A computed fold for a 1527-nucleotide RNA from a metagenome, annotated as small-subunit ribosomal RNA. Model confidence (mean pLDDT): 84 of 100.
RNA sequence: AGAGUUUGAUUCUGGCUCAGAACGAACGCUGGCGGCGUGGAUAUACAUGCAAGUUGAACGAUUACUACCUGGUAGCAAUAUUGAGUAGUGAGAGUGGCGUAAGGGUGCGUAACACGUGGGCAAUUUACCGUGAAGCUGGGGAUAACUCCGAGAAAUCGGAGCUAAUACCGGAUGUGGUUUUCGGGAGGCAUCUCCUGAUAAUUAAAGCUGGGGACCGUAAGGCCUGGCACUUUGCGAUAGGCCCGCGGCCUAUCAGCUAGUUGGUAAGGUAACGGCUUACCAAGGCAACGACGGGUAGCUGGUCUGAGAGGACGACCAGCCACACUGGAACUGAGACACGGUCCAGACACCUACGGGUGGCAGCAGUCGAGAAUUUUUCUCAAUGGGCGAAAGCCUGAAGGAGCGACGCCGCGUGGGGGAUGACGGGCUUAGGCUUGUAAACCCCUGUCAUUCGCGAGCAAACCUUUUUACCUAAUACGUGAAAAGCUGAUAGUAGCGAAAGAGGAAGGGACGGCUAACUCUGUGCCAGCAGCCGCGGUAAUACAGAGGUCCCAAGCGUUGUUCGGAUUCACUGGGCGUAAAGGGUGCGUAGGUGGUAGGGUAAGUUUGGUGUGAAAUCUUCGAGCUCAACUCGGAAACUGCAUUAAAAACUACCUUGCUAGAGGAUCGGAGGGGAGACUGGAAUUCUCGGUGUAGCAGUGAAAUGCGUAGAUAUCGAGAGGAACACCAGUGGCGAAAGCGAGUCUCUGGACGAUUCCUGACACUGAGGCACGAAAGCUAGGGGAGCAAACAGGAUUAGAUACCCUGGUAGUCCUAGCCGUAAACGGUGCACAUUUGCCGUGAGGGGAAUCGACCCCUUUUCGUGGCGAAGCAACCGCGUUAAAUGUGCCGCCUGGGAAGUACGGCCGCAAGGCUAAAACUCAAAGAAAUUGACGGGGGCCUGCACAAGCGGUGGAGUAUGUGGCUUAAUUCGAUGCAACGCGAAGAACCUUACCUGGCCUUGACAUGCAAGUAGUAGAAACCUGAAAGGGUAACGACCCCGCAAGGGGAGCUUGCACAGGUGCUGCAUGGCUGUCGUCAGCUCGUGUCGUGAGAUGUUGGGUUAAGUCCCGCAACGAGCGCAACCCUUGUGUCCUGUUGCCACUUUCGCGAGAGCGAAAAGCACUCUGGACAGACUGCCUCGUUUCAACGAGGAGGAAGGUGGGGAUGACGUCAAGUCAGGAUGGCCCUUACGGCCAGGGCUGCACACGUACUACAAUGCCUAGUACAAAGGGAAGCAAGACCGCAAGGUGGAGCAAAUCCCAUAAAAUUAGGCUCAGUUCAGAUUGUCGGCUGCAAUUCGCCGGCAUGAAGCUGGAAUCGCUAGUAAUGGCGCAUCAGCUACGGCGCCGUGAAUACGUUCCCAGGCCUUGUACACACCGCCCGUCACAUCAUGAAAGCUGUUUGUACCCGAAGUCCAUGUGUUAACCGCAAGGAAAUAGUGGCCGAAGGUAUGAAUGGUGAUUGGGAUGAAGUCGAAACAAGGUA
Repeated sequence: AGAGUUUGAUUCUGGCUCAGAACGAACGCUGGCGGCGUGGAUAUACAUGCAAGUUGAACGAUUACUACCUGGUAGCAAUAUUGAGUAGUGAGAGUGGCGUAAGGGUGCGUAACACGUGGGCAAUUUACCGUGAAGCUGGGGAUAACUCCGAGAAAUCGGAGCUAAUACCGGAUGUGGUUUUCGGGAGGCAUCUCCUGAUAAUUAAAGCUGGGGACCGUAAGGCCUGGCACUUUGCGAUAGGCCCGCGGCCUAUCAGCUAGUUGGUAAGGUAACGGCUUACCAAGGCAACGACGGGUAGCUGGUCUGAGAGGACGACCAGCCACACUGGAACUGAGACACGGUCCAGACACCUACGGGUGGCAGCAGUCGAGAAUUUUUCUCAAUGGGCGAAAGCCUGAAGGAGCGACGCCGCGUGGGGGAUGACGGGCUUAGGCUUGUAAACCCCUGUCAUUCGCGAGCAAACCUUUUUACCUAAUACGUGAAAAGCUGAUAGUAGCGAAAGAGGAAGGGACGGCUAACUCUGUGCCAGCAGCCGCGGUAAUACAGAGGUCCCAAGCGUUGUUCGGAUUCACUGGGCGUAAAGGGUGCGUAGGUGGUAGGGUAAGUUUGGUGUGAAAUCUUCGAGCUCAACUCGGAAACUGCAUUAAAAACUACCUUGCUAGAGGAUCGGAGGGGAGACUGGAAUUCUCGGUGUAGCAGUGAAAUGCGUAGAUAUCGAGAGGAACACCAGUGGCGAAAGCGAGUCUCUGGACGAUUCCUGACACUGAGGCACGAAAGCUAGGGGAGCAAACAGGAUUAGAUACCCUGGUAGUCCUAGCCGUAAACGGUGCACAUUUGCCGUGAGGGGAAUCGACCCCUUUUCGUGGCGAAGCAACCGCGUUAAAUGUGCCGCCUGGGAAGUACGGCCGCAAGGCUAAAACUCAAAGAAAUUGACGGGGGCCUGCACAAGCGGUGGAGUAUGUGGCUUAAUUCGAUGCAACGCGAAGAACCUUACCUGGCCUUGACAUGCAAGUAGUAGAAACCUGAAAGGGUAACGACCCCGCAAGGGGAGCUUGCACAGGUGCUGCAUGGCUGUCGUCAGCUCGUGUCGUGAGAUGUUGGGUUAAGUCCCGCAACGAGCGCAACCCUUGUGUCCUGUUGCCACUUUCGCGAGAGCGAAAAGCACUCUGGACAGACUGCCUCGUUUCAACGAGGAGGAAGGUGGGGAUGACGUCAAGUCAGGAUGGCCCUUACGGCCAGGGCUGCACACGUACUACAAUGCCUAGUACAAAGGGAAGCAAGACCGCAAGGUGGAGCAAAUCCCAUAAAAUUAGGCUCAGUUCAGAUUGUCGGCUGCAAUUCGCCGGCAUGAAGCUGGAAUCGCUAGUAAUGGCGCAUCAGCUACGGCGCCGUGAAUACGUUCCCAGGCCUUGUACACACCGCCCGUCACAUCAUGAAAGCUGUUUGUACCCGAAGUCCAUGUGUUAACCGCAAGGAAAUAGUGGCCGAAGGUAUGAAUGGUGAUUGGGAUGAAGUCGAAACAAGGUA
């Protein structure tokens, strides 16, 4: 510090997700030790034990023990026992005092002066403590305990009697305090405060204990001297109480709230101010700076995170608050409205004798329940601290410790060194090896932790006791201080130290597709599963599961949850709004925010310094202590804040005085569809009337509905009525926007120009608010020509509730009122300022020009446009009319969908509008631009693409292939073009892969290893059998070494490895092939442009068959393609000369001759095969034009513009085809999915299609004669002449491994004759029969021939194919495969030999440019809505049912207060009666819980219902994206 994810790719916008840190955590797997921390986050109910007592030096009594004294009893006595008294020690109750309000727990409530911070109290209290002053006198009456009686189950209570106090009550004194009145002084803050003087009234107390010389006293004691306690009071300290400023949550779908409410007067009350309470009076108080209401929440120091600013949180520790089963209330007290107190009500639980009682763990442990989840019913008061006490001491679940939990942080260990045949095993493998891996074994060491044994701390110093001593004192008492000695340890025999033994007891978890470090094998086969996001899995998964290996961390590792971060994704630091989400429809204007220029003042903001505070802990830093660290201690810094004080006066603010540049006014002027009202006008449509006139009109792609013989349309004239205003008219004008267009008049708003006269900042913006606001719509009344929703009809269509047509009502128009929305758009808020320009246009002004003007020119202001600089911008683009640079103010945005929807509220007559969510769901949605592809977009161009022609197919028969059907099998593959006479250039057996049956199992074939084998290998013959196979078996070997014996090999048998598979996957592959397409394209390097994908080049202007060439050009070059080079053919020259040729020449034979044949000679010609030449737009003319490329014509030439044909197929597309040609990965079979054999099948036939052949005839058919080829093949071959057969063919075998011989007569053509338009002398299917050939074999299932038979068919519907010249058409010939053949197929050869092309509108295919796009699997694309089904969340709903809360009323506990108090009462007064005073009781106000009624808010549920979302293959259509087929 970033990364992944929208796309084919790109740049943005924008969300989602990840990597980090943290936690009081939980869960999964695993788990050695120690230190320090930490542990009910879920206010449910609680068994049991403990958590607050102490004091005998406040008090009385009881009791136990000890000692002393004394009496009794038993005993001779010692002694035992019992009673009284005194003293001491202890115990349990009680009275009294202090404490129990602290400490400890929890976070329910609380949005509040509760908390934080800073102040105030002149409005206040404070037990114990410190200090100062003064005092501590003299009396009285009770009561618990205890005893007796009684009630009750118990808890407990009642009556009578006795008794004490530091308990209680009067009296005295009054330093002092309080109050009244009158003064003095000081200070302040309005009321006032403090100090001080006088005056009057009023107001206190308690004792306990230690010691003691003199004196008094019988004694107690007085007295003296200490300590503690007590009373009054001042000050202090500590701790509270009250008040105030400021600060810190969400919600406006909560906008108004409030009657003790706000204030005053008086009274009451409190420690104290105060509506705190009451009575009366007034009508106030709060609120957009958010009152009131709702939701949530203890607050803070701090904690976590973050660079910071911030954000989230508030465990432990510390401060404050609140609470103590729920609700209410007071009492006591210094302090409580009281966690372990009281009273009442309620719920719950327990005891009960049913009458009545008891209880409150959110103290420490612990239990049940619920929960994802949180520990021991432990030890000690040794330390620290607290309560009581004079003290010892007691109490203390505060605290200190231990235990449990990897819950967290920190530390340590699980060994170290050497060790390579790199062992075994595992994994992988290209089978060689690699890896695990120095890892192990093995050798040498060490001894942390744990284990055993031994030693063994520090935390301890006090109090107290004893001794000594100093001070005090009358005192060696007491007390205080000092010194010495003694006593005290829960943790714990722990920490630590030492010794011993032995590598011995101690490693796991997660991950390994990218993000993100780390890869292979096996299994699985869209299954099982994974997943944080993107996404993996459909037979070769680095993504699932297992394994090996690797990576990361480590006593832990992962997962889940939550917070911050990354996220500049709420943007203060630090974002945006033309098109991505986002400018309000427009103006006026309130609050608010902001505001020109100069001087003076103030000091609120601001700046600087000082002071106080900002608790401690935490964080940071410097040191220190535990062996280190965590942890702890000391110091510093910091705590960014608040308050106060002093100073400054630049800026803002405020006060004041000015100015004129902002703004406004005044005067003059012109422009304008600005607005409102009234009046007027002509053209046109329609209608009415009249005339003329006749058969149609209208309408459409074409029609029909409609109108018209009752006279339409057309035409002329007259009239009626409504609406709109042609031309002018213009990116021209005006207006805030909506909007405004005939003319005239009246009324009226604004802008602009000129003058620079006046005011003097009066300004800008503008939340709410108010006004205006197209069209449609609504209400009422008019009006209604045309147009025209709805509606009707006609068409179109599969349908057509549409598009088209004929009609047609609301409406459109006017008046009055509502509605308040639009793509209300410049998709661009308003205002001001600044920033190069060029060219138009509208309206003014100045100048120039002119006699004067206009136009023109120049200049200036305002408006309105185009292009563009800088700059900006993701791009597109904007650009003085900014989307540039700044300022001010307003509005708005924060992923897509759900949704501008629901609910609520406001507005509206309604329609509806404004405001405006959530659940749920997705990982995108989107913007701009790029490259393609596509378009029922455009332009240019090409092609037998169309057109023009010729001939076919589709109809018939047959052949052949395919589908389908059938079958035991009809083997398999090929399936639009680009499968279908295709693989197959040849299925009777074989082929053959299929089926049935019979057989074989190391196999029909290869290699290796081991063992066996001499009559071995081989093998005639025989048996069985359909054959294969099985069995018998005469005969009978070979090679190498060695003298030989013997050994080895080959062979055979057996066994093991393995062979074998036309079994699967062409979607795992190589190779080959088809296709677009012989189309002209496809790219690269460098440069340049662009943020980038990319572009440029390759586009443009011409031209070409061509990205062919030329010119131009930010391109310059290059590559693969094109062309050429290659083959063939067409012309010539040269060479060659047999097997070719025979002109000239010679010879021979035959013949009357012409001539024929043979031989020689020859190589002229033909020909064979080589070499070379030739064609290049080279020449001429013309055209376009750029002196180009090129095109047109011509000459010459055998050939002319790539001469014809062939070979040659760019980058790529179709997961195109082929695992059955062969190769090959993986998978599968292994007495079978392998191998052999026989027979059958691939040939099967209601049918459909493709490709061909033969025909339908006279341009023909038949018969007879006659002419002219090329290219091929030939030895298990081609086969001549001859002979036989009607023929197929046979006999026979000359010649030829071929320019020699053979196949081998070419046929059409042509000549002559016949046929005469018919199912024929056409056509030949089918069938019968007789033959031939091949072959082991011809039945399924071959070909050919002869004779006989003689089917359909008379030119072929819709549709469709080929061909542009030696082509189509037509005729024959050859070859491959092959024993033969289904060949009519395929591949070649030659003969004869046309017609037509105006042209590119249309169909198809293709190329280039451009345009649109929501497509990129690329239009066979994408995609919308209803319906149907399933699931989910949600709205409405008759209602039903909770929770919270308001108002009114009823009832009214406890209790304070008030009243009463005739009942009752020890202390005081009084001789007494009685009084004072108190009190039970009663009444009243208030008052919790409860009840009734009625609202509000918010949940749950609800038949039914509404839409929404989601869901591999449902239905109907085809709305959008291209002109998306009606933009």